[in-house]
């Protein structure tokens, strides 16, 4: 230096659920009610580890606060490329 891991950026792919009803509005959309979804985010929990206790620690599990339920946008995650630092080497 390369390779590998992590962060960030770009490109491509990316699920689920009512184009629900009322009202306002030219429309976009907003608001209320009912019914749903989980893969932005958020919250919660086990074992292991540990002398014991406490504590800490997880998700694609649960909760749905938020978000979402035609298209668009967003979208855990995957692939490729790039970037910074650290670890490892």
């Nucleotide at each position: 230096a390369a390779c590998g891991u992590u962060u960030c950026c770009g490109u491509g792919g990316g699920a689920g659920a009512g184009a629900g009803g009322g009202c306002c509005g030219c429309a976009a959309g907003g608001u209320c009610c009912c019914g749903c979804c989980g893969a932005a985010g958020g919250c919660g929990c086990a074992a292991c580890c540990c002398a014991c206790c406490c504590a800490a620690c997880a998700a694609u599990c649960g909760c749905u606060c938020a978000g979402g339920c035609a298209a668009a946008a967003g979208g855990g995650c995957c692939a490729c490329g790039g970037u910074a630092a650290a670890c490892a080497g």